[in-house]
This is a predicted structure of a 101-nucleotide RNA (Purine riboswitch aptamer) from a Kiritimatiellia bacterium. Its mean pLDDT, the model's own confidence on a scale to 100, is 76. It was read from a public genome assembly, where an Rfam model found it. It matches the Rfam family "Purine riboswitch aptamer". Rfam describes the family as follows. Riboswitches are metabolite binding domains within certain messenger RNAs that serve as precision sensors for their corresponding targets. Allosteric rearrangement of mRNA structure is mediated by ligand binding, and this results in modulation of gene expression. A class of riboswitches that selectively recognises guanine and becomes saturated at concentrations as low as 5 nM. In Bacillus subtilis, this mRNA motif is located on at least five separate transcriptional units that together encode 17 genes that are mostly involved in purine transport and purine nucleotide biosynthesis. The source organism's lineage runs through Bacteria, Pseudomonadati, Kiritimatiellota and Kiritimatiellia.
């Protein structure tokens, strides 16, 4: 000087899955065909909507309909995308120094 290998120490760049909450989309909304039911009010496909990918169903209530094809209103809980917080982290941590062997 190099080189490997463990420990100790500093001191630091950076640090995720996840979960929470908040905001933004979407209103868990609407149109349109087709088939079906009436002790019911289902069901298939199809568009539309979002700097946006996926979903687009369920429960519960009220009312309506007068034997026929049409529903209607209220209400309750979500997934998904994306941003930011706070939590993970009194933590783990490379480069680097130092002491030691």
């Nucleotide at each position: 000087u190099a080189c490997g290998u463990g420990a100790c120490g500093a001191g630091u760049a950076u640090c995720a899955a996840c979960a929470c909450u908040c905001a933004u989309a979407u209103a868990a909304u609407c149109c349109c065909g087709g088939u079906g039911a009436u002790a019911g009010g289902a069901u298939c496909g199809g568009g539309a909507g979002u700097c946006u990918c996926u979903a687009c169903g369920g429960g519960g209530a009220a009312g309506c309909c007068g034997a026929a094809a049409a529903c209607u209103u209220c209400u309750c809980a979500c997934c998904u995308a994306u941003g930011a917080g706070u939590g993970g982290a009194u933590g783990g941590g490379g480069a680097u120094c130092g002491u030691g062997u």